Bacterial RNase P class A from an Actinomycetes bacterium, 367 nucleotides, folded computationally. Rfam family: Bacterial RNase P class A. It is annotated as a ribozyme. Lineage of the source: Bacteria > Bacillati > Actinomycetota > Actinomycetes. Its mean pLDDT, the model's own confidence on a scale to 100, is 76. It was read from a public genome assembly, where an Rfam model found it.
[in-house]
RNA sequence: AUUGCAGGCCGAGCGACCGCCCCCCUGGGGAGGAAAGUCCGGACACCAAAGAGCAGGGUGCUGGGUAACGCCCAGUCGGGGAAACCCGCAGGCAAGUGCCACAGAAAGCAAACCGCCCGCCCGGCGCAACGGAGGCUUUGGAAGGCUCCGGGCGCCGGGGGGCAAGGGUGAAAGGGUGCGGUAAGAGCGCACCGGAGGCGUGGCGACACGUCUGCCAGGUAAACCCCACCCGGUGCAAGGUCAAAUAGGAGGGUGAAUUCGGGUUGCUCGCCCGGCCCUCGGGUAGACCGCUUGAAGGGCGCGGCAACGCGUUUUCAAGAUAGAUGGCCGCAUAAAACAGAAUCCGGCUUACGGGCCUGCUAAGCCA
Numbered sequence: 001a002u003u004g005c006a007g008g009c010c011g012a013g014c015g016a017c018c019g020c021c022c023c024c025c026u027g028g029g030g031a032g033g034a035a036a037g038u039c040c041g042g043a044c045a046c047c048a049a050a051g052a053g054c055a056g057g058g059u060g061c062u063g064g065g066u067a068a069c070g071c072c073c074a075g076u077c078g079g080g081g082a083a084a085c086c087c088g089c090a091g092g093c094a095a096g097u098g099c100c101a102c103a104g105a106a107a108g109c110a111a112a113c114c115g116c117c118c119g120c121c122c123g124g125c126g127c128a129a130c131g132g133a134g135g136c137u138u139u140g141g142a143a144g145g146c147u148c149c150g151g152g153c154g155c156c157g158g159g160g161g162g163c164a165a166g167g168g169u170g171a172a173a174g175g176g177u178g179c180g181g182u183a184a185g186a187g188c189g190c191a192c193c194g195g196a197g198g199c200g201u202g203g204c205g206a207c208a209c210g211u212c213u214g215c216c217a218g219g220u221a222a223a224c225c226c227c228a229c230c231c232g233g234u235g236c237a238a239g240g241u242c243a244a245a246u247a248g249g250a251g252g253g254u255g256a257a258u259u260c261g262g263g264u265u266g267c268u269c270g271c272c273c274g275g276c277c278c279u280c281g282g283g284u285a286g287a288c289c290g291c292u293u294g295a296a297g298g299g300c301g302c303g304g305c306a307a308c309g310c311g312u313u314u315u316c317a318a319g320a321u322a323g324a325u326g327g328c329c330g331c332a333u334a335a336a337a338c339a340g341a342a343u344c345c346g347g348c349u350u351a352c353g354g355g356c357c358u359g360c361u362a363a364g365c366c367a
Base pairs, nucleotide, nucleotide: 002362004360005359006358007357008356009355010354013331014330015329017327018326020030021029022028023027032338036349037348039347040346041345042344043343044235045234046233047232056231057230058229059228060227061075062074063073064072065071076090077088078087079086080085091226092225096224097223098220099219100218113167114166115163116162117161118160120159121158122157123156124155125154126153127152130150131149132148133147134146136144137143175193176192177191178190179189180188194215196213197212198211199210200209201208202207239289240288241287242286249280250279251278252277253276254275260274261273262272263271264270296315297314298313299312300311301310302309303308
C1' cells in the first nucleotide's frame, strides 16, 4: 500500500436582509441521529384492587448491569470464517400424551423385500486321490476290476431356521470408522470418535478436563404439556383548575288595580301546570395548568475486564394547539442523503448522499 473485520464521530459553514414560535423581552433560545416504525420497557395520571390461588399472557444457556426490559456487558455451548471476527427464539422429548404424510418389508414396547448364511432336514446332479465288507481274475502273493455300505466337496430345488453387514425407500431405519470374530452376522470383543451414567478436579455458574462403567434411551415442545421467573386496565384527547351565550335542571317569588295563559268545576274561591323575575349547581365553547430541570448533559477523579456505579464540579438546551424552526442574496463556477418534535425517558428495529478517526487481521498474490 492492498485486503477485510470491529468500534467511534460528523450530518455543510460563514455573512447580510426579510419573516415565524417561545421566554424572566436594550436581551436570549428555536428539530434529529434517527424527531420515524409505535415493537419492547418504565416514569407520570386516572380507574380498579385485602391477601392468596386458578385461568390467561410473556420471557427462556450462565453470571452481572439497570428504575425496568424481549435491552446492554462479560462468559459458556453450537455453527461459519485462513484470521481479525461474526451468527444463534440456545430450558425440558431420560415426566406424560399426541404426531411422523408419500415412499418403503418395517416409522416405535421396530421390521425382513432384494440379499448373506446352513452350526438343520429331504431330493437330484456332478467331482475325485477315500475307508470298510463280500465275491471275481490268479498256484499263491502283489496288483486290478465289480457290488454294497459309509464319508467328503461343489451346484440346483423344496422345507425349516439364523442375520441385519450390503442394496433399495425415506427428512429420519435402534451410534460412526477400522481390526478381530463368525456359518453368515451383530458393541459379540477391542482401539479411536460420539453419546449416557458414576466419581474426581477447576469454575459463583452455564460448563470444561480427567477417569471408570458401558452402548440402554429415534425425531418433533415456533405440538399439547412440564419447570423457573415476570405481568391489573387505560393512555397527556391521561388528568386537573377557572368558566360565557343558548338550551335544559333545582329552589324561591309572582303584591295592588279593569287582568298573563291553561287545567280542575256549571260558576266563584282554592289548588295544579306553564309563562315571567331572582338565586344555585352541572356540562359545552373558551382560557389556564399538566409542559418540559431530568433515572438530564459535559469535564475531572475513583471502583469495575466491561455494561455500569459512586463522588465532585459545571451547564440549562424548542414547547406550539391549526400547530413556529423558513425564504432569498453573496463567498461559489457543486450544497446535495434519510427525514422533521407534540407528556417525558431507556432500548430495539428500519431509512440515510458524502466524509473523517482509531484499533485489529494477513490464507493467497505483488514488491